This is a predicted structure of a 72-nucleotide RNA (transfer RNA) from a Bacteroidaceae bacterium.
The coordinates come from a structure-prediction model, not an experiment, and the mean pLDDT is 81.
The organism belongs to Bacteroidaceae, within Bacteria.
Its Rfam family is "tRNA". Rfam links the family to the GO term triplet codon-amino acid adaptor activity. The family's RNA type in Rfam is transfer RNA.
[in-house]
RNA sequence: GCCCCUGUAGUUCAAUGGAUAGAACAACGGUUUCCUAAACCGUCGAUCCGGGUUCGAUUCCCGGCGGGGGUA
Numbered sequence: 001g002c003c004c005c006u007g008u009a010g011u012u013c014a015a016u017g018g019a020u021a022g023a024a025c026a027a028c029g030g031u032u033u034c035c036u037a038a039a040c041c042g043u044c045g046a047u048c049c050g051g052g053u054u055c056g057a058u059u060c061c062c063g064g065c066g067g068g069g070g071u072a
Stems, first nucleotide, its partner, number of pairs: 001071007010025004018055001027043005048064005
């Protein structure tokens, strides 16, 4: 260089083109406890970027960027 796969909360993953993008863990606050841990309740937090298709895009298409793999 070429080909393939991939990109969503801090992390690991969901979401058939249509409901307020959801869960677990983490973080933070609270209850409980003499304290810590555990348990329970709550809060915060995300679609890589730009275009296109569509009434409607996390999803489909194109380009860019990042990551992984293959190939000489």